Predicted 3D model of a 74-nucleotide RNA (transfer RNA) from Treponema sp. Taxonomically the source falls in Treponema (Bacteria, Spirochaetia, Treponematales, Treponemataceae). Its Rfam family is "tRNA". Its family is annotated with triplet codon-amino acid adaptor activity in the Gene Ontology. Its mean pLDDT, the model's own confidence on a scale to 100, is 81. The RNAcentral record of the sequence draws on ENA.

Formats: sequence, structure tokens, C1' cells
RNA sequence: GGGCGACUAGCUCAGUUGGUUAGAGUGCAAGCAUGACACGCUUGAGGUCUCUGGUUCGAUCCCAGAGCCGCCCA
Repeated sequence: GGGCGACUAGCUCAGUUGGUUAGAGUGCAAGCAUGACACGCUUGAGGUCUCUGGUUCGAUCCCAGAGCCGCCCA
């Protein structure tokens, strides 16, 4: 220099051929339970879907650019 892929909750990751509340596990908080802790059960909080612009009535999803990480080629 060229090509490809990832970016969504604190962490690990789903997701939707564009639509009506954006999810799971784990972690965190509260409650139940226990003599108490752990385990278990219930509930809850937690999100700029990396950023900027575009297309569209409508974008996490499509398009362009940027950023960052990883892999391959040279």
C1' cells in the first nucleotide's frame, strides 16, 4: 500500500431481507429463602446500537466517509 471482518448494557454476544416497548447470558442492586454465607427463586436498574453525513414517511439494519481493533496479501 491492497483486501476482508468486527464495533449493540460493566463484560461476552444474539438480532432484524427498514416499522409499532432493542434482547440473552453473566455481572450489579433489592427482596424471598438460610442461624449466616454460597447456591437457588423473583423483581429491578443499566443503551448516543463507535462517530459524521446521505437515502427514506421512518435507519441498529441500506449507502458514503471517518475512527478503532483483528486477520490475510504484498